[in-house]
Context: one part of a larger RNA
């Protein structure tokens, strides 16, 4: 820009894509079969491998600064306590998020037309013949079925609701943002407000802070103290910022 008025929501499905794998064990049954050795068809059930989707409850990884320990050195006048640098200095853990080594789900069943093949009836050809007329079977394959996309499917679809005159319905832009994202888009919110930050409470993580007191010559230990601190998580709270202003948008529809 189009979809012959402008919108919002919900949809139909032309078409396209994905998936499609397979082992072992148990029962049927040590049955049928077989002299024996051996050993089924069929039907039912259990459990795996590889592959794929989703997710983060569990397990595990990461988690560039959440907590603790610690070395060297410098600074804070000194002590103590802290901070900087040394790969994040090194080490032990670790929330959210993201992930797999984790969890969960999937391939199916039932259908249609068939291939090779196997049949019924049956002539040409008094027989025979699955075929010539006719009928009915038959595959992990084909078409549907399952999952996803999908009306720019230009034959541009459908349904419901709203709006009719200087702005309505609605949208844009701007701003606060996001489990959304390269940008754009999408989604949440904009004071009639919990959208983000802050703050409060909680959870989680770390593992008993500092100061003081006591014990010890001291290193250190003990008590106060399951302490102190705590990012992304959960709940709440208008303290801060979403302010003020702006723009587009139908003449009941050739």
């Nucleotide at each position: 820009g189009g979809u012959a008025g402008g919108a919002a929501a919900c949809u139909u499905g032309a078409a396209g894509g994905g998936a499609g794998c397979u082992g072992u064990c148990c029962c049927u049954a040590g049955u049928a079969c077989g002299a024996g050795a051996g050993g089924a068809u069929u039907g039912g059930g259990a459990u795996g491998g590889a592959c794929g989707g989703a997710c983060c409850u569990c397990u595990g990884g990461u988690g560039u600064u959440c907590c603790a320990g610690u070395u060297g050195u410098c600074a804070u006048g000194c002590c103590a306590g802290u901070g900087g640098c040394a790969u994040a200095g090194c080490u032990g853990g670790g929330u959210a998020g993201c992930c797999a080594c984790g969890u969960u789900c999937g391939g199916a069943a039932a259908g249609g037309a068939u291939a090779a093949g196997a049949g019924c009836u049956g002539a040409a050809a008094g027989c025979a013949u699955c075929u010539a007329a006719g009928c009915a079977c038959g595959a992990a394959g084909c078409c549907a079925a399952c999952c996803c996309u999908g009306a720019c499917a230009a034959u541009a679809g459908g349904u419901u609701u709203c709006c009719c005159c200087a702005u309505c319905a609605g949208g844009c832009a701007c701003c606060u943002u996001g489990a959304a994202g390269a940008c754009c888009a999408c989604a949440a919110g904009g004071u009639c407000g919990a959208u983000a930050g802050g703050c409060c409470g909680g959870a989680u993580g770390u593992g008993u802070a500092a100061g003081c007191a006591c014990a010890g010559u001291a290193a250190u230990g003990u008590g106060u103290u399951a302490a102190g601190c705590u990012u992304a998580c959960c709940g709440g709270u208008a303290c801060u910022a979403a302010c003020c202003a702006g723009c587009c948008g139908a003449a009941c529809g050739g």
Predicted 3D model of a 254-nucleotide part of an RNA (large-subunit ribosomal RNA, domain VI) from Acidimicrobium ferrooxidans. Rfam family: Bacterial large subunit ribosomal RNA. The source organism's lineage runs through Bacteria, Actinomycetota, Acidimicrobiales, Acidimicrobiaceae and Acidimicrobium. The coordinates come from a structure-prediction model, not an experiment, and the mean pLDDT is 86.